[in-house]
Context: one part of a larger RNA
RNA sequence: GCCGGCGAGUUACUAUAUGUUGCAAGGUUAAGGUGUAGAGCACCGGAGCCGUAGGGAAACCGAGUCUCAAAUGGGCGUACAGUAGCAUAUAGUAGACCCGAAACCGGGUGACCUAUCCAUGGACAGGAUGAAGCGGCGGUAAGACGCCGUGGAGGUCCGAACCACACGUAUGUUGAAAAAUGCGGGGAUGAGCUGUGGAUAGCGGAGAAAUUCCAAUCGAACUCGGAGAUAGCUGGUUCUCCCCGAAAUAGCUUUAGGGCUAGCGUUGAUUUAGAUUACCGGAGGUAAAGCACUGAAUGGGCUAGGGGGCGAUAAGCUUACUGAACCCUAUCAAACUAAGAAUGCCGUAUAAAUGCUUGCUGGCAGUCAGACUGCGAGUAAUAAAAUCCGUGGUCAAAAGGGAAACAGCCCAGACCUACAGCUAAGGUCCCCAAUAUACGCUAAGUGGAAAAGGAUGUGACAAUGCUAAGACAACUAGGAUGUUGGCUUAGAAGCAGCCACUCAUUAAAAGAGUGCGUAAUAGCUCACUAGUCGAGAGGUCCUGCGCCGAAGAUGUCCGGGGCUAAAACACGACACCGAAGCUGUGGAAUUGACAGGUUUAGACCUGCAAUUGGUAGAGGAGCAUUCUUAACGAGACGAAGCUGUACCGGAAGGAGCAGUGGAUUGUUAAGAAGAGAGAAUGCCGGA
Repeated sequence: GCCGGCGAGUUACUAUAUGUUGCAAGGUUAAGGUGUAGAGCACCGGAGCCGUAGGGAAACCGAGUCUCAAAUGGGCGUACAGUAGCAUAUAGUAGACCCGAAACCGGGUGACCUAUCCAUGGACAGGAUGAAGCGGCGGUAAGACGCCGUGGAGGUCCGAACCACACGUAUGUUGAAAAAUGCGGGGAUGAGCUGUGGAUAGCGGAGAAAUUCCAAUCGAACUCGGAGAUAGCUGGUUCUCCCCGAAAUAGCUUUAGGGCUAGCGUUGAUUUAGAUUACCGGAGGUAAAGCACUGAAUGGGCUAGGGGGCGAUAAGCUUACUGAACCCUAUCAAACUAAGAAUGCCGUAUAAAUGCUUGCUGGCAGUCAGACUGCGAGUAAUAAAAUCCGUGGUCAAAAGGGAAACAGCCCAGACCUACAGCUAAGGUCCCCAAUAUACGCUAAGUGGAAAAGGAUGUGACAAUGCUAAGACAACUAGGAUGUUGGCUUAGAAGCAGCCACUCAUUAAAAGAGUGCGUAAUAGCUCACUAGUCGAGAGGUCCUGCGCCGAAGAUGUCCGGGGCUAAAACACGACACCGAAGCUGUGGAAUUGACAGGUUUAGACCUGCAAUUGGUAGAGGAGCAUUCUUAACGAGACGAAGCUGUACCGGAAGGAGCAGUGGAUUGUUAAGAAGAGAGAAUGCCGGA
């Protein structure tokens, strides 16, 4: 892990509500008693309780009363049937749905383990070292002292027994062993080891002291009891079908993963309104915008003032400085607004469509961790699958189709049935259901990841300068003279630099010179011109699709194969495929305040219409198990149980038959519950 059995909202009392029964301005007995063989029996028993009248703290008054000196008043009352059982639901008090602590307290039991102590015993091979003392000798005045012996001290040395002494390492790690074994290591006459008997006890003892030990248990032993401690926490909580169906928010909370009230759900009673759209009427200060206010902020003009200069320290004059206010110009703002939308919000009447969606009240809840996504803001870095609000959607509690796969995206809301049809999103070469075509574009596998920036990639549009009086490109030839312009300079000659309305001549044309070059010249070249050639050639704006920019860790950003006048992209038109959507076939249930029929009342039948995803949760209807009562049965010609089985029912479930089995058991109507298991690291048993 598996199989079987057991295993969780119960019982008592009280309260409230609903249903139902009896009696009813009344209802009802409690303890106790009598009768009877006995009882869930009958009868006594009115003590008490609830109701029938309230107001006031009370005296007290009373359909009123209290307040007050007194109320024109104000508060509470004056209409509305209760009461006692039974059933169901919920709450309270009790263990209160079940299992689960760590702990706390009380009474006992433990020192055969271990810690310390007391009493009395036992054991410690062998070897080494050689203290004091003593003797002798030397030494001295006598000593001290030295030497040689003897002697045998020591928490002395080496090393067996002995020691849970445990320093290293290996093995072992479901071990041979809940701490060991192997090889080494330490102590081994001592603060040593050890036998037996005894002492100290848990709010305690003991401790060469480690929170260490006190029986494999120690920051407070074990055991029984209080005890079913408590657990705002985790886990589990057992048959079926039908109807509706949430929340993850607000306020408060020693509160934040808990609660209470409200919000949102459900169910009954009652009520008749509700919501949407159009039109109309309102309030508003957001977006955008603007600069009149508050601030920010660009350039200019004008000016007071300030600074500088002159003057004597004054008056005054002056200023290529600075400069408020004012004027012009161009701007910015969540905490600016003269002006100002769209949506949204509020409202009477009217109209349209909807058809119980509204209000109020009683019972019962659950919810208080939300998630992503679009739009509008804040925080953050105009970061985050971040965080916090508002407003929609989806998920949560929603299956189906699409997005390769993929809660939150797109389409669409699954009552059941079938190998029927039409569509949505998305698709139509093959995997894979379904396509053919018209006209362009892309050459990058762009498509099938990315920016600033870069580029004679390529298509389209527009205007524009040149061109058969010959353009553009190429080739041939010229490209001169005054002059080496003037200045500067060592030099400056077209070409270091400066100056110049940069002139003039010859010319087809040729700059006081476009670049290279020289020390300066020279030299090469360009502008410009002619010829050869013979038709287009140049730049610009806007735009479609591409290119580079582009480096990462298993394997390349199409799901793969593969795709290039496409199977990419753009635009158009015709088809088709495609879902649990919609339609058609047959069927079921729910609701109806709709229609018809039956009916004493509940109610039933038929038609029609709408509806039937669902977690927490509310409501409704049933199935099965055991027992009790009553009636009726079955059974040795075979009960229950077990095995098999193609039958019936909308489900839980229920029959029949056959075999096995060998003595009990069913149906109907009621009643009562130890009343349904797959989960609880559940409990017991088994293979």